The prediction has a mean pLDDT of 82.
Predicted 3D model of a 71-nucleotide RNA (transfer RNA) from Cryptomonas curvata.
The sequence is in RNAcentral, with records from ENA.
The source organism's lineage runs through Eukaryota, Cryptophyceae, Cryptomonadales, Cryptomonadaceae and Cryptomonas.
Rfam family: tRNA. It is annotated as a transfer RNA.
[in-house]
RNA sequence: ACGCCUCUGGUUUAGUGGUAAAAUUCGUCCCUGCCACGGACGAGAGCUGGGUUCGAUUCCCAGGAGGCGUA
Numbered sequence: 001a002c003g004c005c006u007c008u009g010g011u012u013u014a015g016u017g018g019u020a021a022a023a024u025u026c027g028u029c030c031c032u033g034c035c036a037c038g039g040a041c042g043a044g045a046g047c048u049g050g051g052u053u054c055g056a057u058u059c060c061c062a063g064g065a066g067g068c069g070u071a
Stems, first nucleotide, its partner, number of pairs: 001070007010024004018054001025043006047063005
């Protein structure tokens, strides 16, 4: 330099054109003599900008970051 892939809570991963799921984390409560384990509830997110669309996390374009390959 060129090509390809990825980007979602603090972290790790799902998911799909119609208000984003779970694990973990954190907080409160229950349980226990205390802690741990377990249980209930809650907090917390789609890299940025534009386009298409009634509607975009999803599709398209550009940029950014990261990874892989070739030279």